[in-house]
RNA sequence: AACAGAGUAGACUGUCUGGCGUAAAGUGCCGUAUGAACGGGGAGUUGUCAUACGGACGAAGCGGUUUUCCGCGCGGUCUUUCAGUCGCAUCCCGCUGGC
Numbered sequence: 001a002a003c004a005g006a007g008u009a010g011a012c013u014g015u016c017u018g019g020c021g022u023a024a025a026g027u028g029c030c031g032u033a034u035g036a037a038c039g040g041g042g043a044g045u046u047g048u049c050a051u052a053c054g055g056a057c058g059a060a061g062c063g064g065u066u067u068u069c070c071g072c073g074c075g076g077u078c079u080u081u082c083a084g085u086c087g088c089a090u091c092c093c094g095c096u097g098g099c
Base pairs, nucleotide, nucleotide: 003097004096005095010086011085012084013083014082018078019077020075021074022073029055030054031053032052033051034050035049036048040093041092042091043090061072062071063070064069
């Protein structure tokens, strides 16, 4: 030197907690704009995420009670706890092994 390897943010699934909606918001899909993040350092997308606006689609209530309350449900719902799985798009350098 070749070669091999480690490590992040985060994403997903399950679970726990507390909410929200059930008088339909949210989630999911499409478009536009803006922004953010992307192993230790640098760069960084046609990928990811967030926000705003617009578009299409669209739902599970029941019982008690007679009040905006309670219970049981429901929602590809939000948050939180724990566990698990995955995990730099890519490029250069660095780190460990090789030694």
A computed fold for a 99-nucleotide RNA, annotated as THF (Tetrahydrofolate) riboswitch aptamer.
The sequence was found by an Rfam model in a public genome assembly.